[in-house]
Context: one part of a larger RNA
RNA sequence: AGCAUGCGGUGGAUGCCUUGGCACUGGAAGGCGAUGAAGGACGUGGUUACCUGCGAUAAGCGUCGGAUAGGUGGAAGCAACCUUUGACCCGGCGAUUUCCGAAUGAGGCAACUCCAUCCAGGUUAUGCUGGAUGACUCUGUGCUGAAUUCAUAGGCACGUGAGAGCAAACGGGGGGAAUUGAAAUAUCUCAGUACCCCUAGGAAGAAAAAGUAAUAACGAUUUCCCUAGUAGUGACGAGCGAACGGGAAAGAGCCUAAACCAUCUGAUACAGUAAAGGACGCAACCGUUGUAUCGAUGGUGUUGUGGGGCGCUUGCAGACCAAUUUGCGUGGAGGUCGGAGAGUAAGAAACCGGAUUGUUAGCCGAAUCUUUUGGAAAGAAGAACCAUAGGAGGUGAAAGUCCUGUAGGCGAAAAUAGUCCGGCUCUCUGGCGAGCGUUCCCAAGUAUCACGGAAUAAGUGGAAGUCUGUGAGAAUCAGCGAGAACCAUCUCGCAAGGCUAAAAACUCUCCAGUGACCGAUAGUGAACAAGUACCGUGAGGGAAAGGUGAAAAGCACUCCUAACAGGAGGGUGAAAUAGUACCUGAACCCGCAUGCUU
Numbered sequence: 001a002g003c004a005u006g007c008g009g010u011g012g013a014u015g016c017c018u019u020g021g022c023a024c025u026g027g028a029a030g031g032c033g034a035u036g037a038a039g040g041a042c043g044u045g046g047u048u049a050c051c052u053g054c055g056a057u058a059a060g061c062g063u064c065g066g067a068u069a070g071g072u073g074g075a076a077g078c079a080a081c082c083u084u085u086g087a088c089c090c091g092g093c094g095a096u097u098u099c100c101g102a103a104u105g106a107g108g109c110a111a112c113u114c115c116a117u118c119c120a121g122g123u124u125a126u127g128c129u130g131g132a133u134g135a136c137u138c139u140g141u142g143c144u145g146a147a148u149u150c151a152u153a154g155g156c157a158c159g160u161g162a163g164a165g166c167a168a169a170c171g172g173g174g175g176g177a178a179u180u181g182a183a184a185u186a187u188c189u190c191a192g193u194a195c196c197c198c199u200a201g202g203a204a205g206a207a208a209a210a211g212u213a214a215u216a217a218c219g220a221u222u223u224c225c226c227u228a229g230u231a232g233u234g235a236c237g238a239g240c241g242a243a244c245g246g247g248a249a250a251g252a253g254c255c256u257a258a259a260c261c262a263u264c265u266g267a268u269a270c271a272g273u274a275a276a277g278g279a280c281g282c283a284a285c286c287g288u289u290g291u292a293u294c295g296a297u298g299g300u301g302u303u304g305u306g307g308g309g310c311g312c313u314u315g316c317a318g319a320c321c322a323a324u325u326u327g328c329g330u331g332g333a334g335g336u337c338g339g340a341g342a343g344u345a346a347g348a349a350a351c352c353g354g355a356u357u358g359u360u361a362g363c364c365g366a367a368u369c370u371u372u373u374g375g376a377a378a379g380a381a382g383a384a385c386c387a388u389a390g391g392a393g394g395u396g397a398a399a400g401u402c403c404u405g406u407a408g409g410c411g412a413a414a415a416u417a418g419u420c421c422g423g424c425u426c427u428c429u430g431g432c433g434a435g436c437g438u439u440c441c442c443a444a445g446u447a448u449c450a451c452g453g454a455a456u457a458a459g460u461g462g463a464a465g466u467c468u469g470u471g472a473g474a475a476u477c478a479g480c481g482a483g484a485a486c487c488a489u490c491u492c493g494c495a496a497g498g499c500u501a502a503a504a505a506c507u508c509u510c511c512a513g514u515g516a517c518c519g520a521u522a523g524u525g526a527a528c529a530a531g532u533a534c535c536g537u538g539a540g541g542g543a544a545a546g547g548u549g550a551a552a553a554g555c556a557c558u559c560c561u562a563a564c565a566g567g568a569g570g571g572u573g574a575a576a577u578a579g580u581a582c583c584u585g586a587a588c589c590c591g592c593a594u595g596c597u598u
Base pairs, nucleotide, nucleotide: 001597002596003595004594005593006592007591008590009589015583016547017546020518021517022515023514024513025512026511027510028509029507030506031166032165039100040099041098042055043054044053046078047077050074051073061094062093063092064091065090066089070082071081072080105114106113107112115134116133117132118131119130120129121128136163137162138161139159140158141157142156143155144154170201171199172198173197174196175195181188185235211218212217222249223248224247225246226245232240233239253499254498255497256443260299261298262297263296264295266294267293268292269291270290277286278285279330280329281328282327283326284325304477306442307441308440309438310437311436312435313434314433315432316431318337319336320335321334338429339428340427341426342425343424351423352422353421354420355419356418357417358416359415360414362410363409364408368383369382370381371380372379384401385400386390392404393403394402448472449471450470451469452468453467454466479494480493481492482491483490534541535540554582557569558568559567560566
């Protein structure tokens, strides 16, 4: 020195464990904010570095409920206290809530500085202290008010009027890459993706045919399964990639514009003193009112077997009152009662009451003992019981019957959500229908066309349909559009205005649950004072780190000692080779002892 055996050290693998994660299911919620948010700074405890809670009323205050014997957070100790006159704890509603932050009196290097007005306190008075108010824009109301008479612009004040900012994904819109693929590369692809901006809702968007079809028909939209990797498109390369139709989920339809009528102390023009006119007829009376155009308001009206308006004829439909210069008659704007229907998710819109079911605390809740091994019984043995409960977790090892619970049942002073009923509101009755006639209306710089683009699965192509920049530019039902260039026949529809739930997307968050998901180099970056320590000027990057024991019973006391280290006794404990460097304790590596070999 090597090998072997034994005993150790070091080290922290492995096994076991789980406070934490991951994925998903069902339900809830889908917003918060000038009544000052999200997020922070600084404070706040008897003692307090950190976390948590809270805000100068500061680990808290009031009240209403629940619950019951202990309590003063994680987190010990000491001290001092609270509590059956109900503390602590749980829940509802309130009070307080410094400073920064949209930050909003002005400023500012966030958490700071400074100002004005009013009120209150203090002072003989000023200084001082406290409270409130003071940003901007839009909007409503009011007061003022130029050039310029009226007016307008502008100015001022007030409003418990609105907006502003934040937020994970999902939605709509405006912009919009490249890596890549094509085995190079330019059209193409990646991809209308990533990313940027605007903006909304609990969903959004879309939506009640100028549709789809094809000799038969269907009947708003949306989503899913097929159709189908089909038809197509494509340096016909790489690739891209429908629709009709069928089957499901869900189902809901409506309102305007126009023609026409009425009203208006609306605007402009015209007529001008006797007419037009004042609902109609007769008579009287009036005469700043009439006509035309435009405007406003109300009514009417909304369709594709075309619809509506207007005029005439006709059928049906509760009662009563009744304006219109006056009287009578007709007519009937409007109103009262009655009847019918509907409603706040569209089609108008706000609130109140009651009932009921939930949510936010809780409550009741069956049934086991003995012996034995052991440190400990839930194990074993013996003998019982409950079960609408043998889910689960805990308890000194493995418990239906020990604890928390579970099945099942019960419960709210207060707040809140859904549903129903009623009040309440609205609509109809007040109109609805048929026939004939008339040809008044039926969404214009629109449809359409040309050129340039975009988007449709489709790259401009023979390219329909959609959107649009530029230029030209119709028709009104005997009309217009579509049916994949275009034309004809035939068929289908009615653009150029608007609203609309459900089915469908997502999960920052809450509740309940599930897992051939992980088990500390895994699973979130984070099971621990983790977005911490640390790094970076900054944007930003970003760790490591779990386990004594059933219980601290965490080693009194003695000794060694280079003496706050470490150890030897001793004690606790089932165990201390479980001693806080603590479960198990592999390998590498390092020793000690013995044997063999060189």